[in-house]
Molecule: transfer RNA
Organism: Candidatus Brocadiia bacterium
RNA sequence: GGCUGAGUGGCGGAACCGGCAGACGCAGCGGAUUCAAAAUCCGCCGGGCUCACACCCGUGAGGGUUCGACUCCCUCCUCAGCUA
Numbered sequence: 001g002g003c004u005g006a007g008u009g010g011c012g013g014a015a016c017c018g019g020c021a022g023a024c025g026c027a028g029c030g031g032a033u034u035c036a037a038a039a040u041c042c043g044c045c046g047g048g049c050u051c052a053c054a055c056c057c058g059u060g061a062g063g064g065u066u067c068g069a070c071u072c073c074c075u076c077c078u079c080a081g082c083u084a
Stems, first nucleotide, its partner, number of pairs: 001083007010026003019067001028044005046057003060076005
C1' cells in the first nucleotide's frame, strides 16, 4: 500500500431484515430492611434548557439516500486481523 472486521451512556454489551436508541448486567445515587452493616428488595441513573415538566440534541467525525438511518451509500479518524 491492498483487503476484511470493529467503534453505541462511567464500563461491558443488545437492538443490524431501515420503523420507540440505549434492552440486560456492572458501577453509582436515593429508599426499605438492620442496633449498625453485608446480603436482599424497590426506584433513579447520556447531554442541553428548566424550580420541575415539556422541548431539543445524542450510536467514532462529516456528508448523502429516505417519510423515517446504530442499520444503506461516500469520504475521513482510531483499533484489530490478513496479505504483498